Predicted 3D model of a 436-nucleotide part of an RNA (large-subunit ribosomal RNA, domain III) from Blastobotrys petasosporus. The source organism's lineage runs through Eukaryota, Dikarya, saccharomyceta, Dipodascales and Blastobotrys. Rfam family: Eukaryotic large subunit ribosomal RNA. On this family, see Yusupov et al., Science 2001: "Crystal structure of the ribosome at 5.5 A resolution". Its family is annotated with structural constituent of ribosome and ribosome in the Gene Ontology.

[in-house]
Context: one part of a larger RNA
RNA sequence: UAGUAGCAAAUAUUCAAAUGAGAACUUUGAAGACUGAAGUGGGGAAAGGUUCCAUGGGAACAGUAGUUGGCCAUGGGUUAGUCGAUCCUAAGAGAUGGGGAAGCUCUGUUUCAACGUGCUUGAUUUUUCAAGCCAACAUCGAAAGGGAAACCGGUUAAAAUUCCGGUACUUGGAUAUGGAUUCUUCACGGUAACGUAAUUGAAUGUGGAGACGUCGGCGUAAGCCCUGGGAGGAGUUCUCUUUUCUUCUUAACGAUCUAUCACCCUGAAAUUAGUUUGUCUAGAGAUAGGGUUUACAGGUCGGAAGAGCCUGACAUCUUUGUCAGGUCCGGUGCGCUUACGACGUCCCUUGAAAAUCCACAGGAAGGAAUAGUUUUCAUGCCAAGUCGUACUCAUAACCGCAGCAGGUCUCCAAGGUGAACAGCCUCUAGUUGAUA
Numbered sequence: 001u002a003g004u005a006g007c008a009a010a011u012a013u014u015c016a017a018a019u020g021a022g023a024a025c026u027u028u029g030a031a032g033a034c035u036g037a038a039g040u041g042g043g044g045a046a047a048g049g050u051u052c053c054a055u056g057g058g059a060a061c062a063g064u065a066g067u068u069g070g071c072c073a074u075g076g077g078u079u080a081g082u083c084g085a086u087c088c089u090a091a092g093a094g095a096u097g098g099g100g101a102a103g104c105u106c107u108g109u110u111u112c113a114a115c116g117u118g119c120u121u122g123a124u125u126u127u128u129c130a131a132g133c134c135a136a137c138a139u140c141g142a143a144a145g146g147g148a149a150a151c152c153g154g155u156u157a158a159a160a161u162u163c164c165g166g167u168a169c170u171u172g173g174a175u176a177u178g179g180a181u182u183c184u185u186c187a188c189g190g191u192a193a194c195g196u197a198a199u200u201g202a203a204u205g206u207g208g209a210g211a212c213g214u215c216g217g218c219g220u221a222a223g224c225c226c227u228g229g230g231a232g233g234a235g236u237u238c239u240c241u242u243u244u245c246u247u248c249u250u251a252a253c254g255a256u257c258u259a260u261c262a263c264c265c266u267g268a269a270a271u272u273a274g275u276u277u278g279u280c281u282a283g284a285g286a287u288a289g290g291g292u293u294u295a296c297a298g299g300u301c302g303g304a305a306g307a308g309c310c311u312g313a314c315a316u317c318u319u320u321g322u323c324a325g326g327u328c329c330g331g332u333g334c335g336c337u338u339a340c341g342a343c344g345u346c347c348c349u350u351g352a353a354a355a356u357c358c359a360c361a362g363g364a365a366g367g368a369a370u371a372g373u374u375u376u377c378a379u380g381c382c383a384a385g386u387c388g389u390a391c392u393c394a395u396a397a398c399c400g401c402a403g404c405a406g407g408u409c410u411c412c413a414a415g416g417u418g419a420a421c422a423g424c425c426u427c428u429a430g431u432u433g434a435u436a
Stems, first nucleotide, its partner, number of pairs: 013031006032432004041412004047392002051390001052076006061069002081169002083388003087146002092140002098107002116134001118133006150167005170384004175380004180373003186366001187196003200365001204361006213346001215344002218341007225333001226331004230248006249307001253302005262292005272282003308327008347351001398407002414426004
């Protein structure tokens, strides 16, 4: 020492108009800036819980203001067989039986305990009976592990893989028709690897998938980037510019083709050969020749141009609509990201489990000729419950007493410079908020 101290991080605002009682701060337009793909962008997890959207308001809150708001009031909004939870087990938690313990409780998890709404077949009026087989030790525990199956377009003020349109798929349950198969009952072909639209198979047993580290270079594919022609639209145009910018897109699903590795057949190699970016392979069979299997995010066709997108013309008070045209053909790479493949590196680190699904062995049983067998082939029918689903995910929706320069897990990731996801500058997108 009172209109005093102060309301000093995050580059930056300016002009016009509109609205309004009122505008540095709202809205629209114009100009200028910033974040600069490790974002101030687009989505999620946890957490929050209506903050989402519309209309109205201006008391309080938004440390100035406010016509504005994550504020107040009144309404509205979250639609699933396929996205998740639900199921499985992990570390672990935890009943029961035991054992301890005054009690609260502790130990311990298949143990010195464990018999059923079990499965199949046959018989039976319901009920039950008979035969065969079997058993584990309850249960919980992941919205990032495992896991059946959906994509594109349209639509809302606010929801969409959920609604609508189109086109798909899965599991379970019923079944019928066609096809397949059988009179040598339970299919044929191929030397083989193996193939096909199918092509009985109980108990039980065995095997596989699920199912897996890290780093490294190499190869293949996609997306993005770069780029040529052509067809549109826009920009520049004193001069120059066959110019600069921009559009030319294609899902799941189905069919078919395409391959490294691996495997099969022929054959028999030193005067060794083949071969990689990287040095590995071969008489336990190389080179060579001929085949077989595996197919993704690749090619082609369907889906499907009817969609979406880009133009032009016409009509329309508004809502908006109608018609016509186009949507084509290429190239390039130590590029970046992702996926896959074959290899290699490292470890006194060797990089989960279960549910579930499949295959093989097995041969219980069941089956034909005037009729059977098959429901792992095709087509057709029915069902698919419950819960989550709005919005934020942060310099204002979470935690930090708050709209706090703090803290908080993750996915996507353009151009130039450059070794570079560095720094700096820019496009798309987003901001221009922080009293002046």